Description
A computed fold for a 74-nucleotide RNA from Bdellovibrio sp., annotated as transfer RNA.
RNA sequence: GCGCCCGUAGCUCAGUUGGUUAGAGUAUUACCUUGACAUGGUAGGGGUCACAGAUUCGAAUUCUGUCGGGCGCA
Numbered sequence: 001g002c003g004c005c006c007g008u009a010g011c012u013c014a015g016u017u018g019g020u021u022a023g024a025g026u027a028u029u030a031c032c033u034u035g036a037c038a039u040g041g042u043a044g045g046g047g048u049c050a051c052a053g054a055u056u057c058g059a060a061u062u063c064u065g066u067c068g069g070g071c072g073c074a
Base pairs, nucleotide, nucleotide: 001073002072003071004070005069006068007067010026011025012024013023019057028044029043030042031041032040050066051065052064053063054062
């Protein structure tokens, strides 16, 4: 340099053919339960869906470019 894959919550990830609240597990906070702790239960907070542009009535999802990571070829 070329090709392919990936980037979504603190962490690991899902997200179907573009469509009406952006989610799960874990972590964290409060409360309940206990003499106390652990476990368990209930509720909450936490997101520029890597960044910019384009298409569209509507984009995490489609297209283009950039950045970052991984693999392969040279």
Its Rfam family is "tRNA". Rfam's curators write: Transfer RNA (tRNA) molecules are approximately 80 nucleotides in length. Gene Ontology term of the family: triplet codon-amino acid adaptor activity.